[in-house]
Context: one part of a larger RNA
RNA sequence: GCCAACGACUUUAUGCGUUUUGCUUGUCUAAGCCCCUUUGGGGUGGAGGCAUAGGGAAACCAAGUGUUAAAAGCGCGAUUCUCCCCGCUUAUAGCGGGGAGAGGCAGAACGUAUAAGACCCGAAGCCAGGUGAGCUUACCAUGGCCAGGUUGAACCCCGCCGAAAGGCGGGGGGAGGACCGCACCCACUAGCCGUGCAAUACUAGGGGAUGAGCUGUGGUACGAAGUGAAAAGCUAAUCGAACCUGGGAAUAGCUGGUUCUCUCCGAAAUAGUUUUAGGACUAGCCCUGAAUUAGUUUGCCGGAGGUAGAGCACUGGUUGGUUUUGAUUGUCGCAAGACAGCUGAACCAGUCAAACUCCGAAUUCCGGUAAAAGAUGUUCAGGAGUCAGACUGUGGGGGCAAAGCUCCAUGGUCAAAAGAGCAAGAACUCAGACCAUCAUCUAAGGUCCCUAAAUCUUGGCUAAGUGUAGAAGGAAGUGAUGCGUCGAAGACAGAUAGGAGGUUGGCUUAGAGGUAGCCAUCCUUUAAAGAGUGUGUAACAACCCACUAUCAUAUUCCCGUAAGGGGAUUGACGCAUCGCACCAAAGAUAUAACGGGACUAAGCCAGGUACCGAAGAUAUGGGCUUGAUUUUGUUUUUACAAAAUCAAGCGGUAGGAGAGCGUUCUUAGCGCAGCGAAGAUUGACCCGCGAGGGCGAUUGGAGUGCUAAGAAGUGCAAAUGUUGGC
Numbered sequence: 001g002c003c004a005a006c007g008a009c010u011u012u013a014u015g016c017g018u019u020u021u022g023c024u025u026g027u028c029u030a031a032g033c034c035c036c037u038u039u040g041g042g043g044u045g046g047a048g049g050c051a052u053a054g055g056g057a058a059a060c061c062a063a064g065u066g067u068u069a070a071a072a073g074c075g076c077g078a079u080u081c082u083c084c085c086c087g088c089u090u091a092u093a094g095c096g097g098g099g100a101g102a103g104g105c106a107g108a109a110c111g112u113a114u115a116a117g118a119c120c121c122g123a124a125g126c127c128a129g130g131u132g133a134g135c136u137u138a139c140c141a142u143g144g145c146c147a148g149g150u151u152g153a154a155c156c157c158c159g160c161c162g163a164a165a166g167g168c169g170g171g172g173g174g175a176g177g178a179c180c181g182c183a184c185c186c187a188c189u190a191g192c193c194g195u196g197c198a199a200u201a202c203u204a205g206g207g208g209a210u211g212a213g214c215u216g217u218g219g220u221a222c223g224a225a226g227u228g229a230a231a232a233g234c235u236a237a238u239c240g241a242a243c244c245u246g247g248g249a250a251u252a253g254c255u256g257g258u259u260c261u262c263u264c265c266g267a268a269a270u271a272g273u274u275u276u277a278g279g280a281c282u283a284g285c286c287c288u289g290a291a292u293u294a295g296u297u298u299g300c301c302g303g304a305g306g307u308a309g310a311g312c313a314c315u316g317g318u319u320g321g322u323u324u325u326g327a328u329u330g331u332c333g334c335a336a337g338a339c340a341g342c343u344g345a346a347c348c349a350g351u352c353a354a355a356c357u358c359c360g361a362a363u364u365c366c367g368g369u370a371a372a373a374g375a376u377g378u379u380c381a382g383g384a385g386u387c388a389g390a391c392u393g394u395g396g397g398g399g400c401a402a403a404g405c406u407c408c409a410u411g412g413u414c415a416a417a418a419g420a421g422c423a424a425g426a427a428c429u430c431a432g433a434c435c436a437u438c439a440u441c442u443a444a445g446g447u448c449c450c451u452a453a454a455u456c457u458u459g460g461c462u463a464a465g466u467g468u469a470g471a472a473g474g475a476a477g478u479g480a481u482g483c484g485u486c487g488a489a490g491a492c493a494g495a496u497a498g499g500a501g502g503u504u505g506g507c508u509u510a511g512a513g514g515u516a517g518c519c520a521u522c523c524u525u526u527a528a529a530g531a532g533u534g535u536g537u538a539a540c541a542a543c544c545c546a547c548u549a550u551c552a553u554a555u556u557c558c559c560g561u562a563a564g565g566g567g568a569u570u571g572a573c574g575c576a577u578c579g580c581a582c583c584a585a586a587g588a589u590a591u592a593a594c595g596g597g598a599c600u601a602a603g604c605c606a607g608g609u610a611c612c613g614a615a616g617a618u619a620u621g622g623g624c625u626u627g628a629u630u631u632u633g634u635u636u637u638u639a640c641a642a643a644a645u646c647a648a649g650c651g652g653u654a655g656g657a658g659a660g661c662g663u664u665c666u667u668a669g670c671g672c673a674g675c676g677a678a679g680a681u682u683g684a685c686c687c688g689c690g691a692g693g694g695c696g697a698u699u700g701g702a703g704u705g706c707u708a709a710g711a712a713g714u715g716c717a718a719a720u721g722u723u724g725g726c
Base pairs, nucleotide, nucleotide: 001726002725003724004723005722006721011116012115013114014113015112016111017110018109019108020107021106022105023104024103026050027049028048032044033043034042035041036040054061055060064076065075066074067073080102081101082100083099084098085097086096087095088094119257120256122254126247127246128245129244130243131242137221138220139219140218141217142216143215144214145213146211148180149179150178151176155172156171157170158169159168160167161166184208185207186206188205189204190203191202223239225235226234227233260660261659262658263657264656265655270283271282272281273280274279284386285385286383287382288381289380290379291378292377296372297371298370299369300368301367302366303365304364309359310357311356315353316352317351319349320348321347322346323345324344326342329340330339331338332337389414390413391412392411393410394409395408396407397406398405419430420429421428434622435621436620437619439618440617441616445612446611447610448597449596450595454609456608457607458606459605460604461603467599473583474582477580478579479578480577481576482575483574484573485572486571494551495550496549497548498547500524501523502522505519506518507517530545534543535542555568556567557566558565559564623650624649625648626647627646628645629644630643631642632641633640634639661715663712664711665710666709667708668707669706670705671704672703679699680698681697682696683695685694686693687692
């Protein structure tokens, strides 16, 4: 891991609710007792409970009572109510009789609450009583062990020197938590092992090795206690409180799991409170039942309001100008004063505001009324779940007008929603799946191929593969539009020529001659030429530009015989706006920023006509639910059941409600079975929406089913589930 078996909402008591049964001259017995065919049944037993009267805290009173001074008021109460049939009665009404229901008591089933282990499994822990010192810690008693080598303390003796104290030397001696190093003890380093040889080992080194040494045997000390050269170490592979058993199914607002089917409805992730925040209670939202028809939308009418916007009339902010107040402001000045500021005010012009408003919508809210669709709303009773929400559009707060950020409001979707589109994607777009169909029409989105459907049509744009990411900024890309200037008296570009004189303007400067810088920027000759647009020089020079002439060059119309005259325009230049393109444009495994192929449209803009396209709509058939109508049956009616027709509905998590299937056992009736029960294997067969049930075949070899009720140890895929097997 797989398979098989086992494995989780129970039981008792009490309360409440729904359904139902019995009685209603109210109802039910409990213990006990008696009897019998004795895990049981029948009888007796009315003690007692609930009900039959309420009010009051109570005494107490009583269809009333409490309050109170009160016969007043007020609060809580007051024996019946509804339907049907029969008879009497003048029809109704009324009276009498009977029945049913509401109401009362008791029981049963189901739902739920409370108390209990209370759906199941799961702690770490707490307490009690015992068992442990054969491991280990410390101690006690009594034994054992320490190869070999080295050093050479005290002390003693001898010799020499010395006045002495003493010194020197030699010999003996054999001390030490002394030295080196086996056994023995330890465990510092590295390797190895790490499903091991081993729940701490092995290999090579390492430390102690006459001592606070090591060790055998026996004994003593233990669970809030021991022992500890102290690490909270050790106390039997267990220690910040051992182990075993018990209290005990401790408790677990936490995690996991919780077993057959179909049908109807269907949430929440919010508010308040909470030693409360991942829990709970009440409300909100869901379901079921009963009662009621209030409800919704739209139009109109009447009200509420201070947002968006706007405005500056208030409160504040703010720019410019003019006028002006105040003072001890600064600079200059002898002063007068001038200039520059500070401060407040007025006026003019221009503005800003969530905590400004002279104004002021849309939407919204409330009431009334009319219409429409159509069954919602409300109240009561019972059962819940929910209290972690997510993204997206819009209006806002926080943040950086950051976040797949965070917090509100208001819609949507997901959650709990499948289908189609977006290549692929919870939350985007379209659209809400009862079932079937090799039918039709559409939505979003698409129609060259992958890939269903246009290589459709009309007019433009783009040349960048833009399309198929991107800003500021840049730019004789290209198309369109508008305005202006010039143009056959020849424009623009080009070619040829000129581009001069006063003058090297003045200043400055080493120099400054058009061309470093400062100032001025005139005059003359001219067709024209700046006291100079650039290159250049040390400064000049030289080249160029502005400006001018000529050449050449973009066409026609009208008048005129011609010369000539008068227009207009293809043309040139400049500015502005719009469309589509260009540059700006660098990333990490591989093209990789159209899904791909590819495309010059199969790109973009604006139209048109077709088609494709979904579980949408339609068509046809079928199923279920609810409602209405009709018919039939049962029945005393209400009502129930069945059938037919019509209409509406049938996505669904938590959750509510309803109807069923199957398993084991009990009771009763009826069956099957060696001419083959259960079980097993199997079928392309039949019935049921389904859980399932039949039938056939093979196997098997002894029990077993159906119908109607009843009772449950009643359904497994999951719980690191338990046991067994592989």